[in-house]
Context: one part of a larger RNA
C1' cells in the first nucleotide's frame, strides 16, 4: 500500500420504500439440465449460461449417426511424364456418390516441328482436419460500469516499501467547478466537439402541398396555375445561469422568478480510463504447440439435432363483462420491393387461385393499422370466457412436408374462475396496452431488431436488503 469488516462518517443508483403491471399455479412456444438413442454434432453454466452463439435444421446447412464410395483427394502452389482444347449431352447399373458405353465439340502462335494456354490421367512435394489445447496466443466480447476514477514529471517528506499532489471546507450528474494547502504541472477519463428529436429564419421546389384565381367531375390537387402553407432537403440562428431577486465566503454554485418552442446536462442514441473475473470465443477469423494422413481428410443416400417418467429458465395465451360476439364507422409512423411488390377484376365459406394495369418508386404498390368510437346482443354460467387436443377436407412454398412447415375450413371443445414459498421490471410520452414494418428467408417468428397509437400511479424518506463512490478506524489476510 491494498483487501476485508454482522466498525464509524459523508454520498449515489428502480438498491429500499411509495406506486402499476407480471413471473412463480394452467395450456402452448422456445431454450437448458436430466433421461434415452445408432445418433440425438458442439460451445455458452452464479451475478456475467439457460427466446444465449443460431439474423430463421424438412434436403442442404450440418460439424452427428447408420450404410455406399473415393485416396495428390472437394480445395491450393508448382515439378515430371502420358494424352487430349475446354464444354454439353443420351443410354444403361446404382438410394446416390459414381461406374461404363457412346454421339457432339476440336483454343492461340506457326508451313511444319514445336511452343503457350488449359483440362484429365500416372508419380511426388504436398493439400485437407468444426480433430486437442481460450490454462501457449492475436483479434474481438461480456462485466464491474457511462462507476468518477486511474496515472505520470519535477518538486518536497520518509533508511525503505511508499507518501504527497488526488487529503481538507463548499459544491457538483462528474478528480465538476471554487478556496484553502509543500506543493507545482501534465495525460488517460467526466464534460463538450458528432448524430436524432423539440422552436425557428433563409434558399431552392418535384414525385409532396393547395390559400387565393380559373376549369372540370359522381368524387378526388383531377387539370391550369401558384411558391403561401404542409412536408422533405441544404445551410444558419436559439439556451450561455445571459437576465432580476434570494441564499452563499465578496467565490464555485444553489433557490424561485421573467422571458422562452425548449432552462439550468431540453430529450434521446453513438462514446465504455488504469484495470477486475488465468471471464468467454482455437467453432467467425488468425495462430504456436500436439495429433490424424487409404483417415480424425473428403463425396453421396438416409436418418438425427424435432427423443421425453422428470426438473428450471425465458416467454405467448388465457382464466373474462374496463369484457366476448356481429355490424357500422375514423386516425400512424417507420420500413420494403425487379428471378421483386403487385392494384383495380373475375372465381373460392377462407389460406388462395386465375390475370396483369402500374412502379427500380416523396410517383406504382405490400397496405385493410390496431386498440379507441357508434350501434345490437350475451348476463356471471367452466358459460357466446377460453382455445389446448383430436378428426375429417382442403391451400402455398419446395425435386421432396412421413420422421418434420406454416396457412384455412369444418367438427372437436382440455386445463384454467387470478395462482404457495418466493421473485422481475418501469420514475413520462416511462409503465402499461394496441396495432405496424424489417432482418434471416423458397416456405416457416409467440423470438430478435425498430415504429408509431391510446396512456396511467408513485416516489413521505434514506433506518433496513443490494451494489458502489470518498474519507476514516480495526486486523493474526495479501
Nucleotide at each position: 500500500u491494498g483487501a476485508c469488516g454482522g466498525g464509524g462518517g459523508c454520498c449515489c443508483g428502480c438498491a429500499c420504500a411509495a406506486g402499476c403491471g407480471g413471473u412463480g399455479g394452467a395450456g402452448c412456444a422456445u431454450g437448458u439440465g436430466g433421461u434415452u438413442u445408432a445418433a440425438u454434432u458442439c460451445g455458452a453454466u452464479g451475478g456475467u449460461a439457460c427466446g444465449c452463439g443460431a439474423g430463421g435444421a424438412a434436403c442442404c446447412u450440418u460439424a452427428c449417426c447408420u450404410g455406399g464410395g473415393u485416396u495428390u483427394g472437394a480445395c491450393a502452389u508448382a515439378c515430371a511424364c502420358a494424352g487430349g482444347a475446354a464444354u454439353c449431352g443420351u443410354a444403361u447399373a446404382g438410394a446416390g456418390a459414381u461406374a461404363u458405353a457412346u454421339g457432339a465439340g476440336c483454343g492461340c502462335a506457326g508451313c511444319a516441328a514445336u511452343g503457350c494456354g488449359u483440362c484429365u490421367g500416372u508419380g511426388a512435394a504436398c493439400a485437407g482436419g468444426u480433430g486437442c489445447u481460450g490454462c501457449a496466443u492475436g483479434g474481438c466480447u461480456g462485466u464491474c460500469g457511462u462507476c468518477a476514477g486511474c496515472u505520470c514529471g519535477u518538486g518536497c517528506c520518509g533508511u525503505g516499501a511508499g507518501g504527497u499532489g488526488u487529503u481538507g471546507g463548499g459544491u457538483u450528474a462528474a478528480g465538476u467547478c471554487c478556496c484553502g494547502c509543500a506543493a507545482c504541472g501534465a495525460g488517460c477519463g467526466c464534460a463538450a466537439c458528432c448524430c436524432c428529436u423539440a422552436c425557428u429564419g433563409c434558399c431552392g421546389g418535384u414525385u409532396a402541398c393547395c390559400a387565393g384565381c380559373a376549369c372540370g367531375u359522381a368524387a378526388u390537387g383531377g387539370u391550369g396555375g401558384g411558391g403561401a402553407c404542409u412536408c422533405a432537403g441544404g445551410c444558419g440562428g436559439a439556451a450561455c445561469u445571459g437576465c432580476c431577486g434570494g441564499c452563499g465566503a465578496c467565490a464555485a454554485g444553489c433557490c424561485g422568478g421573467a422571458g422562452g418552442a425548449a432552462g439550468g446536462u431540453g430529450g434521446g442514441g453513438a462514446u465504455g480510463a488504469c484495470g477486475u473475473c488465468a471471464a468467454g470465443u482455437c467453432a467467425u477469423c488468425a495462430u504456436g504447440g500436439c495429433c490424424c494422413u487409404u483417415a480424425u481428410g473428403u463425396c453421396c443416400a438416409g436418418g438425427g439435432c424435432u427423443a421425453c417418467a422428470c426438473a428450471c429458465g425465458u416467454g405467448c395465451u388465457a382464466c373474462a363483462a374496463u369484457g366476448g360476439u356481429g355490424g357500422g364507422u375514423a386516425c400512424a409512423g417507420a420500413g420494403u420491393g425487379a428471378a421483386g411488390c403487385a392494384a383495380g377484376g373475375c372465381c373460392g365459406u377462407g389460406a388462395g387461385g386465375c390475370g396483369g394495369a402500374g412502379c427500380a418508386a416523396a410517383a406504382c404498390g405490400c397496405a385493410g393499422a390496431a386498440a379507441a368510437c357508434c350501434c345490437a346482443u350475451c348476463g356471471u354460467a367452466g358459460u357466446u370466457c377460453g382455445g389446448a387436443u383430436u378428426g375429417a377436407a382442403g391451400u402455398c412454398u419446395g425435386a421432396a412436408a412421413c420422421c418434420c412447415g406454416a396457412c384455412u375450413u369444418c367438427a372437436u371443445g382440455a386445463a384454467g374462475u387470478u395462482g404457495g414459498a418466493a421473485u422481475c421490471g418501469c420514475u413520462a410520452g416511462u409503465a402499461a396496452u394496441c396495432g405496424c414494418g424489417c432482418a434471416u428467408c423458397a416456405g416457416c417468428a409467440c423470438g430478435g431488431c425498430g415504429c408509431g397509437g391510446u396512456g396511467a400511479a408513485u416516489a413521505c424518506g434514506u433506518u433496513c436488503c443490494c451494489g458502489g463512490g470518498c474519507c476514516u478506524u480495526g486486523u493474526a489476510c495479501a
This is a predicted structure of a 478-nucleotide part of an RNA (small-subunit ribosomal RNA, 3' major domain) from Treponema sp. SF53.
It matches the Rfam family "Bacterial small subunit ribosomal RNA".